[in-house]
Context: one part of a larger RNA
Molecule: small-subunit ribosomal RNA, central domain
Organism: soil metagenome
RNA sequence: CUGGGCGUAAAGCGCACGCAGGCGGUCUGGCGCGUUUGGCCUGACAGCUCCCGGCUUCACUGGGAGAGUGGGCCAAAGACGGCUGGACUAGAGGGCCAGAGAGGGACACGGAAUUCCGGGUGGAGUGGUGAAAUGCGUAGAUAUCCGGAGGAACACCGAAGGCGCAGGCAGUGUCCUGGCUGGUCGCUGACGCUGAGGUGCGAAAGCCAGGGGAGCGAACGGGAUUAGAUACCCCGGUAGUCCUGGCCGUAAACGAUGACCACCAGGUGUGCGGAGUAUCGACCCUCUGCGUGCCGGCGUUAACACACUAAGUGGUCCGCCUGGGGAGUACGGUCGCAAGAUUAAAACUC
Numbered sequence: 001c002u003g004g005g006c007g008u009a010a011a012g013c014g015c016a017c018g019c020a021g022g023c024g025g026u027c028u029g030g031c032g033c034g035u036u037u038g039g040c041c042u043g044a045c046a047g048c049u050c051c052c053g054g055c056u057u058c059a060c061u062g063g064g065a066g067a068g069u070g071g072g073c074c075a076a077a078g079a080c081g082g083c084u085g086g087a088c089u090a091g092a093g094g095g096c097c098a099g100a101g102a103g104g105g106a107c108a109c110g111g112a113a114u115u116c117c118g119g120g121u122g123g124a125g126u127g128g129u130g131a132a133a134u135g136c137g138u139a140g141a142u143a144u145c146c147g148g149a150g151g152a153a154c155a156c157c158g159a160a161g162g163c164g165c166a167g168g169c170a171g172u173g174u175c176c177u178g179g180c181u182g183g184u185c186g187c188u189g190a191c192g193c194u195g196a197g198g199u200g201c202g203a204a205a206g207c208c209a210g211g212g213g214a215g216c217g218a219a220c221g222g223g224a225u226u227a228g229a230u231a232c233c234c235c236g237g238u239a240g241u242c243c244u245g246g247c248c249g250u251a252a253a254c255g256a257u258g259a260c261c262a263c264c265a266g267g268u269g270u271g272c273g274g275a276g277u278a279u280c281g282a283c284c285c286u287c288u289g290c291g292u293g294c295c296g297g298c299g300u301u302a303a304c305a306c307a308c309u310a311a312g313u314g315g316u317c318c319g320c321c322u323g324g325g326g327a328g329u330a331c332g333g334u335c336g337c338a339a340g341a342u343u344a345a346a347a348c349u350c
Stems, first nucleotide, its partner, number of pairs: 004321003007304002012318001014201004021194003025088007033081002035077008048066007091191001092188002094185006103177007110154001115149007125136002162169002206247006215241002220236004258317006266295011299306002323350003332343004
């Protein structure tokens, strides 16, 4: 160097953008760098293989011949790769016309409910549980009606539904804004794919500063349960949960399945488009594109299962794995306010 793998056995970076690098569509001219062929030179001695000889034989040694990955020069070929010139439109992008959507950001508004405050009615319980008790209540609770305050979350619609690269996104309206799908084209003309480093985004919890605080609720206090009960149940309750700005950078960040391209039976739902048929017009029906589910054949698989949304058949590029424990630890480096994150061993042991 080649050879095996990564859904569940060890193994796909949480996701994206992207420098270098790797790889790259069709036709054609030139060059001849790679490539292939031929010739010449070189490949010291020793060594190696074969033959002949010398010490009685071997080792050792003398002579001859051969091989020698390779290197250099010259010539030829011109397919394929490369470089360079020209052209193309099937990849990629773009224009125009439609369309759907909890995609993102900001602002404003709405109703239901919980809690609290004020007032009215009322007069003994209430609350909670398996049963209770702590708790609340004659200083008038619970219940009920009216008024007010404040915060957080948005029932029904709602779906196996939609959107987003992932994390994720749900009351209503307005403004700003990203992406996507379909149809059409007389535009550009390979502008592409991947991507070590790098950069950005990244749930929850946690951290810093300032606000906010209704409900819930780590810690904590109390009541129960129990042999005990540092729990499960109950009564309270602080951080937090919310907002603004800044950190953290992790997760069963999961489809435990990297990205991109091509090819390879069907059936049946569903979301959003297009065309046709039908009709007065639609619904229906047929075909078709993109997305999202289920079933299933070939094939694959250790099995389970996957099966045009592949785990099938091939291609390009990246990441990762190499027995269990020690250990995702120690040390060192980088990052962080910290918590810690990341990179990442060994002794020893089975």